[in-house]
RNA sequence: GAGGGUAUAGCUCAGUGGUAGAGUUCAUGCCUGCCAUGCACGAGGUCCUGGGUUCAAUUCCCAGUUCCCUCC
Numbered sequence: 001g002a003g004g005g006u007a008u009a010g011c012u013c014a015g016u017g018g019u020a021g022a023g024u025u026c027a028u029g030c031c032u033g034c035c036a037u038g039c040a041c042g043a044g045g046u047c048c049u050g051g052g053u054u055c056a057a058u059u060c061c062c063a064g065u066u067c068c069c070u071c072c
Base pairs, nucleotide, nucleotide: 001071002070003069004068005067007065010024011023012022013021018055025043026042028040029039030038048064049063050062051061052060
């Protein structure tokens, strides 16, 4: 230099053009003589950034940034 992929909750990851989810973590309660495990409930999001298409974009298109892979 060329090509491909990745970016979503504190962390690990789903997701689909129509109000964004799980596990884990954390808070509270239950359970127990206490702890652990377990159960219930809750909190937690600029869906990387900017622009475009659309009635509507986390999703489609373009550019940029980040990290990874391949080639030279």